[in-house]
RNA sequence: UUGAGCCCGUCAGGAGAGAGUUUUCCCCGAGAAAACCGCCGAAGGCGCAUGCGGCACCCCAAUGGUGCUCUGAACGCUCAGGCAAAAGGACUGGCAACCGC
Repeated sequence: UUGAGCCCGUCAGGAGAGAGUUUUCCCCGAGAAAACCGCCGAAGGCGCAUGCGGCACCCCAAUGGUGCUCUGAACGCUCAGGCAAAAGGACUGGCAACCGC
C1' cells in the first nucleotide's frame, strides 16, 4: 500500500396471533412462576427453492447433459421468540459516520 473477515450510530414509521384455563406467590393487576390447551412469524436459527457464477466429466463441438460447489428468499419449519399496553420487531425512509469515485 492492497485485500479478506468481524463489528456497526441516531430519529421516524413498522404487522400477526388467547387481557386463555388451573395452581402457587404477591405490589391482589392487563404482575411473576409452573403445568395444560389454542395460535402467530418480521429478532435469531434451520431447510429447501432460486439465480448468475465456479470446477470436473460426457461430446468433434455446443446455445446441450450430468455431478459437485457458491448463493441462499418476505417460501417452508416453528427450536428460540411472541399472542392488551410497554418492550422487542424483519424491513423502509431521513440524518450522520465510514468507504469508493
Model confidence (mean pLDDT): 75 of 100.
Glycine riboswitch aptamer from Polaromonas sp. A23, 101 nucleotides, folded computationally.
Its Rfam family is "Glycine riboswitch aptamer". A reference for the family is Mandal et al. (2004), "A glycine-dependent riboswitch that uses cooperative binding to control gene expression", Science.
The sequence is in RNAcentral, with records from Rfam.